[in-house]
RNA sequence: GGGCGAGUGGCGAAGUUGGCAGACGCGACGGAAUUAGGGUCCGUUGCUCGAAAGAGCGUGAGGGUUCGAGUCCCUCCUCGCCCA
Numbered sequence: 001g002g003g004c005g006a007g008u009g010g011c012g013a014a015g016u017u018g019g020c021a022g023a024c025g026c027g028a029c030g031g032a033a034u035u036a037g038g039g040u041c042c043g044u045u046g047c048u049c050g051a052a053a054g055a056g057c058g059u060g061a062g063g064g065u066u067c068g069a070g071u072c073c074c075u076c077c078u079c080g081c082c083c084a
Stems, first nucleotide, its partner, number of pairs: 001083007010026003019067001027045006046057004060076005
């Protein structure tokens, strides 16, 4: 230099017909139980604004297509594999 693949919460990931973003697990926080801790069980857990109801934003970065994009197209970045 060329080809292929991957990038989604704090972490691992699902989302494969373009139509609720984050199921499920781990972790964290709060609670129950315990003398206490562990384990177990219950609840919560992206960000911003808001008293709340709710609203807006968010899938590596930037653009495009579309009524609608994590998903399709283009450029770039990072990582992995292969070829030279």